[in-house]
Context: one part of a larger RNA
């Protein structure tokens, strides 16, 4: 120099406070620990593991364990020899493996090459082991405002200056000042999306006016709306105060939008021998008739317990039945599928469009309108558990989602403590995607209705700057 301090100052942040919802209790859903187990495969472990890697474990996936095979290998390159690739049937077998017969090659410069068999080795292979050997990649301090240099001064030096004061800002942001001057890597700004306009272009999109219809359905139009290029717009640009005549604060005009307008990507020098050798590279060890390779069939779904992170309640701002509104995002051809039938249904069966501004998922649902319900363990909750069924799939016993009947467990707001969240934000309510045969309460978006509160920095956490103190480095 630092780092500490229950040491001072200033300052920040859903840090406390002020609200609102909510976890902690219940039943379930996942994750994890412990125990079981032949195996419950591996990793992640304060914040910063624990709906986490896994955008989806029946088989596969699967690395895990029985058992059955293989042994130049499932994959690759070399060298020989050989030639019938390839594809469906049959038998065999728990399954690979195997055994049969049948149709039967391609390309060529004619040398060969593709592809197959088979020999013999060289090697292959290893989700084996070290993230305390590593790259890369990633979390976390933190979108916090910091971190450094060159040169020049001061100091014997280690290192100071700059970066420190006055003032301001979200910001080492500016302004002044000053043994400094200047420059980088963060800051912003430049990207992207919202919010307003012009004007271009008007099909699949829209419909004022005129015709037309069951219907923007057709003709007609591009006025609007809406879609996507390309522009305009916000800059303390203007007024007034306050301020050091400054940087920058108040307040006010105009404007859709005001002082970073809202969101996103964007993550400095470093910190935790932080995380990953199981993404994928990769040193060194190990293993090579096995720690490599196939198959079956089982685990990764076990179950006294205990945590985590969610879902649904516990009810009348409720439940139910009936009628009848208003969306965005997005996805579709091995797919999305209207319509009609059937069936209480889940979903069959038949089939129109539609590579999609055109057709389909698609009904948005909370809202609203009438009517039951009358304070109950109930028309509240909806576990669990039987019986019939759909539906992917070769195949739903271990272990899948869906439907109908009938069953109808706990729960009557939840100890000590704790958690998000400041505005189109919390609640709250549905819809869409990805993963995928099938499988969502999870995860990534999308709109719809739509609050309370903030007096304030004393005090808890974090963090930033300047100082003081130290027997620590």
């Nucleotide at each position: 120099u630092g780092a500490c301090g229950g040491g001072g100052g200033c300052c920040c942040g859903c840090a406390c406070a002020a609200g609102c919802a909510g976890c902690g209790g219940a039943g379930c859903a996942u994750g994890u620990g412990g125990u079981u187990u032949a195996a419950u495969u591996c990793g992640a472990a304060g914040c910063a593991a624990c709906g986490c890697g896994a955008a989806g474990a029946a088989c596969c996936u699967u690395a895990c364990c029985a058992g059955a095979a293989c042994u130049u290998g499932a994959c690759a390159u070399c060298u020989c020899u050989u030639g019938c690739a390839u594809u469906a049937c049959u038998c065999u077998u728990a399954a690979c493996c195997g055994a049969g017969g049948a149709a039967g090659u391609c390309c060529u410069u004619c040398g060969g090459g593709a592809c197959a068999a088979g020999a013999a080795g060289a090697c292959a292979g290893g989700u084996g082991g070290u993230g305390c050997a590593u790259g890369g990649u990633u979390g976390u301090c933190g979108u916090c405002a910091g971190c450094u240099c060159g040169u020049g001064u001061c100091g014997u030096g280690a290192g100071a200056u700059g970066u420190u004061g006055g003032g301001u800002u979200a910001a080492g942001u500016c302004c002044c000042g000053c043994a400094a001057c200047g420059a980088g890597c963060g800051c912003a700004a430049c990207c992207c999306u919202u919010a307003u306009u012009u004007u271009u272009a008007g099909u699949u999109g829209c419909c004022a006016u005129c015709a037309u219809u069951a219907a923007g359905u057709u003709g007609g139009g591009c006025a609007c709306u809406c879609u996507a290029g390309a522009g305009a717009g916000a800059c303390u640009g203007c007024c007034g105060g306050a301020g050091a005549u400054a940087a920058u604060c108040c307040g006010g005009a105009g404007g859709a939008a005001g002082g970073c307008g809202g969101g996103g990507a964007u993550g400095a020098c470093g910190u935790c021998a932080a995380a990953u050798c199981a993404u994928c590279a990769u040193g060194c060890c190990c293993c090579u008739u096995a720690u490599g390779u196939u198959c079956u069939g089982g685990g990764c779904u076990a179950c006294a317990c205990a945590c985590g992170u969610g879902c649904u309640a516990c009810a009348a701002u409720g439940g139910g039945u009936a009628c009848a509104a208003c969306a965005a995002c997005g996805a579709g051809c091995a797919g999305c599928a209207a319509g009609c039938u059937a069936g209480u249904g889940a979903u069959a069966g038949c089939a129109a469009g539609c590579a999609a501004a055109u057709c389909u998922c698609u009904a948005a649902a909370a809202a609203g309108u009438a009517c039951c319900c009358c304070c109950a363990g109930u028309u509240c909750g909806g576990a669990u558990u039987g019986u019939a069924g759909g539906c992917u799939g070769a195949a739903a016993c271990u272990c899948g989602c869906c439907u109908a009947c009938a069953u109808g467990a706990a729960g009557u707001c939840g100890g000590a403590g704790u958690u998000g969240c400041u505005a189109g934000u919390a609640a709250u309510c549905g819809c869409g995607g990805a993963u995928c045969a099938g499988c969502a309460u999870g995860c990534c978006g999308c709109g719809g209705u739509g609050a309370a509160u903030a007096c304030g920095u004393u005090c808890c956490c974090g963090g930033g700057c300047c100082u003081u103190g130290u027997a620590c480095a």
Molecule: small-subunit ribosomal RNA, 3' major domain
Organism: uncultured bacterium